This is a predicted structure of a 99-nucleotide RNA (Glycine riboswitch aptamer) from a Paracoccaceae bacterium. The prediction has a mean pLDDT of 78.
[in-house]
RNA sequence: CCGUCAGGAUCGGGAGAAUCCGGCAGGGCCUUGGCCCCGGCCGGUGCCGAAGGAGCAACCGCCCCGGUAAACUCUCAGGCGCCAGGACCGUCCUGAUGA
Numbered sequence: 001c002c003g004u005c006a007g008g009a010u011c012g013g014g015a016g017a018a019u020c021c022g023g024c025a026g027g028g029c030c031u032u033g034g035c036c037c038c039g040g041c042c043g044g045u046g047c048c049g050a051a052g053g054a055g056c057a058a059c060c061g062c063c064c065c066g067g068u069a070a071a072c073u074c075u076c077a078g079g080c081g082c083c084a085g086g087a088c089c090g091u092c093c094u095g096a097u098g099a
Base pairs, nucleotide, nucleotide: 002098003097004096005095006094007093008092009091011090012089013088018045020044021043022042023041024040026037027036028035029034030033046080047079048078052076053074054073055072059067060066061065
């Protein structure tokens, strides 16, 4: 110096899916018991996959059966305006390791 792996950064990029319904809280108007607003809280329905989690094909183990990956599948968790978060990619730093 290069490769691989791990960690870190206040750095750059980074998808999908209801601004749905009801209740409560809050606010506004007026003819005072009605109307309207309301992405805060709770519940419901629908939906999304790229934190995390779970499942398995080839393959491996002699059989029963067990082990086993992902951006695939599930949707427990999470999420469905913006922000934030975000697998992953890049940059920089640190460490380990190999030639």